[in-house]
Context: one part of a larger RNA
RNA sequence: GGGUUAACGCUGGCGGCGCGCAUAACACAUGCAAGUCGAGCGAGGGCUUAUUUCUCGUAAGAGAGAUGAGUUCCUAGCGGCGAACGGGUGAGUAACACGUGGGCAACCUUUCCUAUCGCGGGGGAUAACACCGGGAAACCGAUGCUAAUACCGCAUGUCGUCACUGAUCGCAUGGUUGGUGAAGAAAGCAGCAAUGCACGAUGUUGUGGGCCCGCGGCCUAUCAGCUAGUCGGUGGGGUAACGGCCUACCGAGGCGAUGACGGGUAGCUGGUCUGAGAGGACGGCCAGCCACACGGGGACUGAGACACGGCCCCGACUCCUACGGGAGGCAGCAGUGAGGAAUCUUCCGCAAUGGGCGAAAGCCUGACGGAGCGACGCCGCGUGUGGGAUGAAGUCUUUCGGGAUGUAAACCACUGUCGGAGGGGAAGAAAACAGACGGUACCCUCCAAGAAAGCCCCGGCUAACUACGUGCCAGCAGCCGCGGUAAUACGUAGGGGGCAAGCGUUAUCC
Numbered sequence: 001g002g003g004u005u006a007a008c009g010c011u012g013g014c015g016g017c018g019c020g021c022a023u024a025a026c027a028c029a030u031g032c033a034a035g036u037c038g039a040g041c042g043a044g045g046g047c048u049u050a051u052u053u054c055u056c057g058u059a060a061g062a063g064a065g066a067u068g069a070g071u072u073c074c075u076a077g078c079g080g081c082g083a084a085c086g087g088g089u090g091a092g093u094a095a096c097a098c099g100u101g102g103g104c105a106a107c108c109u110u111u112c113c114u115a116u117c118g119c120g121g122g123g124g125a126u127a128a129c130a131c132c133g134g135g136a137a138a139c140c141g142a143u144g145c146u147a148a149u150a151c152c153g154c155a156u157g158u159c160g161u162c163a164c165u166g167a168u169c170g171c172a173u174g175g176u177u178g179g180u181g182a183a184g185a186a187a188g189c190a191g192c193a194a195u196g197c198a199c200g201a202u203g204u205u206g207u208g209g210g211c212c213c214g215c216g217g218c219c220u221a222u223c224a225g226c227u228a229g230u231c232g233g234u235g236g237g238g239u240a241a242c243g244g245c246c247u248a249c250c251g252a253g254g255c256g257a258u259g260a261c262g263g264g265u266a267g268c269u270g271g272u273c274u275g276a277g278a279g280g281a282c283g284g285c286c287a288g289c290c291a292c293a294c295g296g297g298g299a300c301u302g303a304g305a306c307a308c309g310g311c312c313c314c315g316a317c318u319c320c321u322a323c324g325g326g327a328g329g330c331a332g333c334a335g336u337g338a339g340g341a342a343u344c345u346u347c348c349g350c351a352a353u354g355g356g357c358g359a360a361a362g363c364c365u366g367a368c369g370g371a372g373c374g375a376c377g378c379c380g381c382g383u384g385u386g387g388g389a390u391g392a393a394g395u396c397u398u399u400c401g402g403g404a405u406g407u408a409a410a411c412c413a414c415u416g417u418c419g420g421a422g423g424g425g426a427a428g429a430a431a432a433c434a435g436a437c438g439g440u441a442c443c444c445u446c447c448a449a450g451a452a453a454g455c456c457c458c459g460g461c462u463a464a465c466u467a468c469g470u471g472c473c474a475g476c477a478g479c480c481g482c483g484g485u486a487a488u489a490c491g492u493a494g495g496g497g498g499c500a501a502g503c504g505u506u507a508u509c510c
Stems, first nucleotide, its partner, number of pairs: 001510004006506005013381006019374002021339001026337003030334003035081003040078002043075003046071011088292003098216007107209002114203005120154001122152002129144002132141003159184001161182009188197003218264003225255003230252008267289004271282004294315005317328004345371001347370003353367001354365004384414004394405004419447006428437001454499005459480003465494005475482002
């Protein structure tokens, strides 16, 4: 000198774009953050309409009920898809975690694209519901009924799998391709229909992942030896898949001064800051990957999880309780307490972009789009412009003559950024509908210099000097050093210098 997720002191007019718990991965009140499909299913309800019964009424009519039909209405339950994305955090991790380059003849992939073949015929349940019972509750049990795109046999078998058996090729395990046999599928819904959407098997793309390897990136030797599933083999198990991943047996290996093992620290990267570069430091916002979800462990479901707003167990903590037993997990968005020098609204909207579900209409979406708060940062603008005296007043100083503040003010003329009032008023929305932001930005007219300057410094380094007070006191200070009676170094004032809606200080990196 430059930088910062900064903080502190004094000060503070406006706008745009960014950024905003670095500390306690501390504990959390409240609300919201993942639903959707009635075109899978039964059931119930609403509405419309027709018929009819009963009650009231002299009547018109009113009310209640039953049955049938219709319905672009609603949905607790069964079922499907989603909930493994999106969002948060950085605790752990020195590791194939990450980066980069490769490998898989050792692998998986819902949905989507594309291709071939198929979708025949049956069965038994169960929730909802009814009724009974237990419990304070959470919830649970018994009996009875019912449906499906829920569940289970049978048939068929393009096809894949397995067994047996040929051919051919390669890169070792093997790859490709024939024959025979065995077991292995399926679901319907909407529509008058045409048809559409679903469904099963298998293959091809695509996308997303899994595994393996080379190389690369911290400190410490005041850590020198480490290792029993340890290293290898065989059989078996397990996985989508290779593998000591697991297991039985056999062998005795494997790693290490090119730093094993141990300890400390740390998410990694694209990048960011600095620097002429080499390098050094850092990894906040944004993007990619990883890990975690109260602490620890486990599996279930599923194409995918060992699963933030799922389940089970143990633990700590909080809450409810009828004391028998239950409920909970903000490192989602807001918000609270605590910690701290320190870090925001319990806001608006699904209009846009994107996501889930749905045939669609649409519903959901604290993702997201916006607004709010904070000079936290960067950038831009303003606080007026021109004229105006040998120069008012005040203040400071003085050798008392004067000098300085100083064209500065007053005063005159002007302008309208910004501000205020009135009027108009978007783009963002690719066919229709639809705008939170927002009556915002912007435009026009009018008013009016009106509401808008501070902070640090002035001994040298370093740009800027006098007076008074103080008297080694009070104090200053980055270094050198100032202060003990004329202090340009302390305090105040006048003046001056620097930067400016900021200026200084502190911390930290180069």
Molecule: small-subunit ribosomal RNA, 5' domain
Organism: uncultured bacterium